[in-house]
RNA sequence: ACACGACAAAGGCAAACCCGGAGCGAUCCGGGGACGCAAAGCCACGGGCCUCAAGGAGGCAGCCGGGUUGCCGAA
Numbered sequence: 001a002c003a004c005g006a007c008a009a010a011g012g013c014a015a016a017c018c019c020g021g022a023g024c025g026a027u028c029c030g031g032g033g034a035c036g037c038a039a040a041g042c043c044a045c046g047g048g049c050c051u052c053a054a055g056g057a058g059g060c061a062g063c064c065g066g067g068u069u070g071c072c073g074a075a
Base pairs, nucleotide, nucleotide: 004073005072012037013036017032018031019030020029021028022027035062041068042067043066045065046064047063048060049059050058051057052056
């Protein structure tokens, strides 16, 4: 360095739900809140699912795969 992931250490993120806001909607943003997560950081490239005002446009990265960056260092 790469692989790997501990009853390790320091931390991190934040489901459902509630409140406020944006949107036709899926959903997203802020606050609260924790089901969980070793990438539950980021990317819509492939598959899949969802939405719509549907010859198309949009959403989900915490659905799977892939790409890329990253903390720690036991076996």
The prediction has a mean pLDDT of 91. Predicted 3D model of a 75-nucleotide RNA (c-di-GMP-I riboswitch aptamer) from a Desulfobulbaceae bacterium. The model forms 94% of the base pairs in the Rfam consensus. Its Rfam family is "c-di-GMP-I riboswitch aptamer". Its family is annotated with cyclic-di-GMP binding in the Gene Ontology. Lineage of the source: Bacteria > Pseudomonadati > Desulfobulbia > Desulfobulbales > Desulfobulbaceae.